TPP riboswitch aptamer (THI element) from an Alphaproteobacteria bacterium, 100 nucleotides, folded computationally.
It was read from a public genome assembly, where an Rfam model found it.
NCBI's taxonomy places the organism under Bacteria, Pseudomonadati, Pseudomonadota, Alphaproteobacteria.
Its Rfam family is "TPP riboswitch aptamer (THI element)". The family has 115 seed sequences and 16,130 matches in Rfam 15.1.

């Protein structure tokens, strides 16, 4: 000084909870709790994650703690699932060629 577990593109995956309030709005956690459609739910946006995968789901109406309340925190747990290809570039090794 550099360090790439990074960068770029495309594509894909995912969640959106709790509380107060008639409402407007406000409070909590979080990266994210948004908008439209009457709703179911769908679409869009933002955000996060993509196999070297703790984004997210299941177990789970679980266990312990805490809170006004909630996956709020920890355990469960590197448990079981889970969505990828391409490019630039970097490093190392090997081969060929050229020069010395």
């Nucleotide at each position: 000084u550099u360090c790439a577990u990074g960068c770029c593109g495309u594509u894909g995956g995912g969640g959106c909870g709790c509380c107060c309030g008639c409402g407007a709005g406000g409070g909590c956690u979080g990266a994210g709790a948004g908008g439209c459609g009457a709703a179911a739910c769908g679409c869009c946006a933002a955000c996060c994650c993509a196999u070297g995968g703790a984004a997210c789901c299941u177990g789970a109406a679980c266990c312990g703690g805490g809170c006004a309340a909630u996956g709020c925190c920890g355990g469960c747990g590197g448990a079981g699932g889970g969505a990828a290809c391409g490019g630039a570039g970097c490093c190392a090794g090997c081969c060929a060629c050229a020069a010395g």
About this RNA
The prediction has a mean pLDDT of 76.